[in-house]
Context: one part of a larger RNA
């Protein structure tokens, strides 16, 4: 992992609600007794309970009572009549209360045969090395001291087996072993090692102290019990079909992953019938969007030789003058605001009236829930950075609980809501060259493979439009020629001659030619431009708007049409076709509801049938019991295997063959230890 079996909403009592049944102003009988066809039933049994009357704390009174001085007011009742017993069911309570699961707590015991420490009594430590004190002798001293030789044999001394330990590496790691093996390592007369006996224990012992050890268990051992502790947590929770179908919000919560109530679901009873939604009309309140601000509160820009105050400067005796400074006012102009408003929508919301279609609601009572982690998208906002697959509100949609088609793939986007069947049709979104179902036409645009990713910004790309200017009295570009004189203008300067800089910018000759456009020189010179003539011969220049394109464009495997490929198979505008879904239609069938008809269980018409949590309903199957010593059954029961048949979907049902070898359907009821792919489920097998 698989297979087989076991495995979870029960039971008792109390309450409540609806269903069915009995009796009914009553209902019911407990224990017990008698009878009997004896786990049962029948009768008796007026004990008790509920109901038929309430009010008051009570005495008590009573259709009233209480409060009160009250014949007041008020409160609770009457008036408005239904209960009670039983059966099965939904839900709640008390119990372990759907099943399994703690970490723990407490009580009483069992453990120091492991290990830590102590005590008692024993045992063990090959061999080698070093050579303390003391002592003897000699030397030495006044005497000591001291020195030498010998002797001696001390030591948590040295080397190293046994023994003890466990520092390193390798192996081992479903091991040979739940801690070892191999090779090295440390201690080895000591705080040494060790045998046996013995002591003290669970908030306790022991501890050269590591929270270590206390029998492979230790920040509180193990066993049994309280005990099915508790678990707002996790997991699991077993047959089928039909109808409806949520929530992820609010308030409160030692509350935030839990609850209670409301909202939303379902079932049931009653009411409502222009009723509820909706639509139209009418009547409302509003201060949002927008807008505005010489209408407030604030913010804020520019101009003014309009005014006042201040500062600075000049002057300073006064009068005053200047100011690219500051503040305020005024004039003109243009603006900003969630917490500004002189204004002010569209929607939305509330109410009234009316009402066809469409939807089937709406209001009230009761039973039973589930939900209170939401997600993304559009729109309006707050937070953030006008970030986030971010976060928090409002509002709508979808997913959630929704399959189908499209989007290459892709809960949330677009289309569209799947009762079942069909080798029929029409469409939606989206598509129609091939992959791949379906295509053509008309007029433009694009040359970038733009299409098939991107900004500020940039550019004689190209389309269409507009405005201005020049032009056969010859424009624009090119080419030929001229481009002069006073004069080197004045100033400045070493110089300043068109061309460092400052000022001025005249005049003359001219077809035309600057007090000079650029280069250049030390300054001149030189080249060039404006300007003019000629040549040429037809359009030229500039600005704005607009369609499509170009650059901008750099990242890690190769990746910016799904691919191939495409110059239309790209883009814009238009036309006509077609394809395309579980949508719509056609044909057949099933189920639910409403209505109508009648032969009251059928026919017809219409509408409906996606679905998680969940509510309601109808069934299938298993085991046992009753009818029942049923039918059937050795001419073969149950059980097992195979073939394949039936049904209105299904849970399922039946037939035949083989096996099996003794029981046992179907039906109608009753009662449950009643249904298993899943609980790191339990047991067994492979």
């Nucleotide at each position: 992992u698989c297979c087989g079996g076991c495995g979870a909403c029960u039971u008792a009592c109390g309450g409540u609600c609806g269903g069915c049944g009995g009796c009914a102003a009553g209902g019911u009988g407990a224990a017990g007794c008698g009878g009997u066809u004896c786990u049962g039933c029948c009768g008796c049994g007026c004990a008790g309970c509920c109901g038929a009357a309430g009010c008051g704390a009570a005495a008590g009174c009573g259709a009233g009572c209480c409060u009160g001085a009250a014949c007041a007011g008020g409160g609770c009742g009457u008036c408005u009549g239904a209960g009670u017993c039983g059966c099965a069911g939904g839900c709640c309570g008390u119990a372990g209360a759907c099943g399994c699961g703690a970490a723990a707590c407490c009580a009483c015991g069992u453990g120091a045969u492991c290990u830590a420490c102590g005590c008692a009594u024993g045992g063990c430590c090959a061999g080698g090395a070093u050579g303390a004190a003391g002592u003897g002798g000699g030397g030495g001293u006044a005497a000591c001291a001291c020195c030498c030789c010998a002797u001696g044999g001390a030591g948590g001394u040295c080397c190293g087996a046994a023994c003890c330990c466990a520092c390193u590496a390798g192996u081992g790691u479903u091991g040979a072993a739940a801690a070892a093996c191999u090779a090295g390592g440390g201690g080895a007369u000591g705080a040494g090692c060790u045998g046996u006996g013995u002591g003290g224990a669970g908030g306790a012992u022991u501890g050269a102290a590591a929270g270590u050890a206390u029998c492979a268990u230790c920040a509180a051992a193990c066993g049994u019990g309280g005990a099915g502790a508790u678990a707002g947590c996790u997991c699991g929770u077993u047959c089928u079909c039909u109808c409806c179908g949520a929530a992820a919000u609010a308030a409160c919560u030692u509350u935030a992953g839990g609850g209670u109530u409301a909202a939303c679901g379902u079932c049931u009873c009653g009411g409502u019938a222009g009723u509820u939604g909706c639509u139209a009309u009418c009547g409302g309140g509003g201060g949002u969007a927008g807008a505005g601000c010489g209408a407030c509160u604030g913010a804020a820009u520019c101009g003014g030789a309009a005014c006042g105050g201040g500062g600075g400067c000049c002057u300073a005796c006064c009068c005053g003058g200047c100011u690219a400074c500051c503040c305020g006012u005024c004039c003109g102009a243009a603006c900003c605001a969630a917490a500004c408003u002189c204004c002010g929508a569209a929607u939305a919301c509330c109410g009234a009236u009316a009402g066809a279609c469409c939807a089937a609601g709406c209001c009230g009572g009761g039973g039973c829930a589930g939900c209170u982690a939401g997600a993304c998208g559009g729109c309006g906002g707050g937070g953030g950075a006008u970030a986030a697959g971010c976060u928090c509100c409002g509002u709508c949609g979808u997913c959630g609980a929704g399959a189908g088609g499209g989007g290459a793939a892709c809960a949330a986007c677009c289309c569209a809501g799947a009762c079942c069947g069909c080798c029929c049709g029409c469409u939606a979104a989206g598509g129609u060259c091939c992959c791949c179902c379906a295509g053509g036409c008309u007029g433009g645009c694009u040359c970038a493979g733009u299409g098939c990713g991107a900004a500020a910004g940039g550019a004689a790309g190209u389309u269409g439009g507009g405005c201005c200017c020049c032009c056969u009295a010859g424009a624009c570009a090119g080419c030929c020629a001229g481009g002069a004189u006073g004069u080197u203008g004045g100033c400045u300067u070493a110089g300043a001659a068109g061309c460092a800089g400052c000022c001025a910018c005249c005049a003359u000759u001219u077809c035309a030619a600057a007090a000079g456009u650029g280069c250049g020189u030390a300054a001149u010179a030189g080249c060039u431009u404006a300007c003019u003539g000629g040549u040429c011969g037809a359009g030229g220049g500039g600005c704005c708007c607009u369609g499509c394109g170009c650059c901008g464009a750099u990242a890690a495997u190769g990746a910016a049409c799904g691919g191939g490929a495409c110059u239309a198979a790209g883009c814009c505008a238009g036309c006509c076709a077609c394809c395309g879904a579980a949508g719509c239609g056609g044909c057949g069938g099933g189920c639910g509801g409403a209505c109508a008809g009648c032969u009251u269980g059928c026919u017809g018409u219409c509408c409906g049938c996606g679905g998680u949590a969940g509510g309601a309903g109808a069934g299938c199957g298993u085991c046992g019991c009753a009818c029942g010593u049923u039918a059937g059954a050795g001419u073969g029961a149950a059980g097992g295997g195979g073939c394949a048949c039936g049904g209105a979907c299904g849970a399922c049902g039946g037939g035949c063959c083989c096996u099996g070898g003794a029981c046992g359907a179907g039906g109608u009821g009753c009662g449950a230890g009643u249904g298993a792919u899943c609980a790191u489920g339990c047991c067994g097998g492979a």